Parts: sequence; C1' cells; structure tokens
RNA sequence: GGAGUCGGCCAGGCAAUCGCGGCGAUGGCAACAUCGGCGAGGAAAGUCCGGGCUCCAUAGGGCACGAUGCCAGGUAACGCCUGGGCGGCGCGAGUCGACGGAAAGUGCAACAGAAAGAUACCGCCGAACGGCCCUUUGGGUGCGUGGUAAGGGUGAAAUGGUGCGGUAAGAGCGCACCGCGAGUCCGGUAACGGACCGGCACGGCAAACCCCAUCGGGAGCAAGACCAAAUAGGGUGACAUUAACCGCGGCCCGCGGGCGUCACCGGGUAGGUUGCUUGAGCGUCACGGCGACGUGGCGCCUAGAGGAAUGAUUGUCCACGACAGAACCCGGCUUAUCGGCCGACUCCCUCU
Repeated sequence: GGAGUCGGCCAGGCAAUCGCGGCGAUGGCAACAUCGGCGAGGAAAGUCCGGGCUCCAUAGGGCACGAUGCCAGGUAACGCCUGGGCGGCGCGAGUCGACGGAAAGUGCAACAGAAAGAUACCGCCGAACGGCCCUUUGGGUGCGUGGUAAGGGUGAAAUGGUGCGGUAAGAGCGCACCGCGAGUCCGGUAACGGACCGGCACGGCAAACCCCAUCGGGAGCAAGACCAAAUAGGGUGACAUUAACCGCGGCCCGCGGGCGUCACCGGGUAGGUUGCUUGAGCGUCACGGCGACGUGGCGCCUAGAGGAAUGAUUGUCCACGACAGAACCCGGCUUAUCGGCCGACUCCCUCU
C1' cells in the first nucleotide's frame, strides 16, 4: 500500500421566529394567560419467541396436544446470549449448522435395476450328485442342483474402502493403512478426545410415525379498578286500599295479586378518574468471572397522549442527509436503512 474478518458508535449541524402536547410555578371562580423546563428510534416496525402486570379458572397427578433438542453456564425467563465440543466452508482472522435416539417397534425409498434386506441379470468357478455323450475301476459335457459378490450394468444409495497375500473362483479368509465398534484404560464437570483391543456385530431416512428428556392453564391495557347522571326497568318499606280482570271459593263477604304516590337500596349505560410510566432503568468507577453476566459505591430522571403533541418558515455551513414515528412495560430475534467514524485481528505485496 492492497484485500478482508469481527465488534462498537453516530444518524445533518448551528441560529432566529411562529406553533403543538404534558409537567412545575405564579395570577385567575373558571376558561385561560405568563414564565421555566421536558418532548420518538436503532429499529418506535413484524407481532415471531420469553417475562412482568391484570382478570378468569385451578386439590394433586396423569393422558392428549404443542414447543424445544450436542455439552456446560448466564438470566426473571426464552426458541435469546456466552464459552466449549463435533461437522461443513475459508490459506487465515473467522463463519455456518433442527447437531438427542436407526440393536424398542412400525414404515418409506419415485425412475432405473436381478435385488433397496437377505437379492443373482451379465459374468467368474467347479465334475460331489442327477441328466446327456463317449463306451466302461474311466473320460467328457456347465443342462439341473451348487459356490461367489472380485468384475460389468442400474441407481442419490448395492451389504466397509484401497493394496498385497490367498483361493477352484472368490470372500476380513489372513495382513497393512483408513473406516467402524454395545470393549478396556487414560484425560475432561460434560459434550467429546487419545491410546490399546476387537475382523466387523453389518446400510440410509426421525424436517416419516415414534421413543427419550425438558417446558407449557386461558385471555389480554378495548386487561382490570374506582366515581357515577337522565330515562326505562328490578328489589325493600311506608301510605293508599280503588275500576276491569286473575287466584282461593259452590256463592257472597273477605284475603292476595294487579293499578298509584313517596323514600331507600343495588346493577348496568352515557360521562369522568385511574391503570401510565422510578424501571429485571441509565451513566460511571471498583471488585469477581475467559465470557455472557453478577455484586457494591456514587451520580441522573430521560414522552405519557386519548382523535391522539414532537411541526413549519428563514438564514448559514458541509460530506447534501437513508429506513422510518411511541400508545401498558421490559428482555430478545428477525426485517428495512444514504453515508460516516473508531477499535481489534488476518492474508498478500513492497521498503528498511
């Protein structure tokens, strides 16, 4: 100098003027006025996970269903994060991985192929038996029974691979290396790794059912709580005891209901208040830890509306400004994003 890999940060600046929403102070009965201070994001987004909070349900346990899935740790919790293991990619810094179990069982594998679990199509081998031929203590013949899984062929995949030996031909049949293992020992908390041992029990798929382990009650701030009219209706009591009618009764009287007035009680609606932002909070320092993170000291307060504010104009500067806007809160993940800055590290080239 070039090419890259990780991590962190910023998100046009400044000034003036006019506005908007909360809060505080002052004045005012109030409406409001004046002054002061505050007023979107790294994702406020998707609503995909996890929790707080609230109401409902709930003795305990199980089944079903769903989610997660190498190991250890962090955390309020997680499907998140950190560290480690194994595997893929990269020369490397690094990065990606639904990465438990295939000797519990069931099942699947299109097309091709003989066969996709016990299979022989083309081959290779062989005269033991049967057949046939020559003709007879025998010889020949691969037609049948048979051996083989080396070679060919099919396939994504063919019963460990390569080589040497061996054999009738072959074959872990024997050996070396690689692979594999329900073995032993050692290291590690563990995942796992290493050494030795064993000729090898025999393939793939669990993002097929399934098995194992862990976790999970439901709904959501339009949750929920409080205050509370008018009108209509409900209940209780008092007064009134009246027309039709109904019930008790064979009939009459009577009693009860029905109809009216007043008071009280309780529920719901309109409306209002609350939940609402001080919190698993932020900054900094020290300590513990490889780290995620934890503990302690000091400091800070940083939107809270309810048709819903956070804007507009002008001037000026520059590198000419992206994606986008809170609505109960918090931890994550994912997605969108003009451009710029800082730190750590890797590889290549050159010079000293």

Predicted 3D model of a 352-nucleotide RNA (Bacterial RNase P class A) from Aquilutibacter rugosus.
RNAcentral holds the sequence, with entries from ENA.
A source record names the gene rnpB.
NCBI's taxonomy places the organism under Bacteria, Pseudomonadati, Pseudomonadota, Lysobacteraceae, Aquilutibacter.
It matches the Rfam family "Bacterial RNase P class A". From the family's description: Ribonuclease P (RNase P) is a ubiquitous endoribonuclease, found in archaea, bacteria and eukarya as well as chloroplasts and mitochondria. Its best characterised activity is the generation of mature 5'-ends of tRNAs by cleaving the 5'-leader elements of precursor-tRNAs. Its family is annotated with ribonuclease P activity, tRNA processing and dimeric ribonuclease P complex in the Gene Ontology.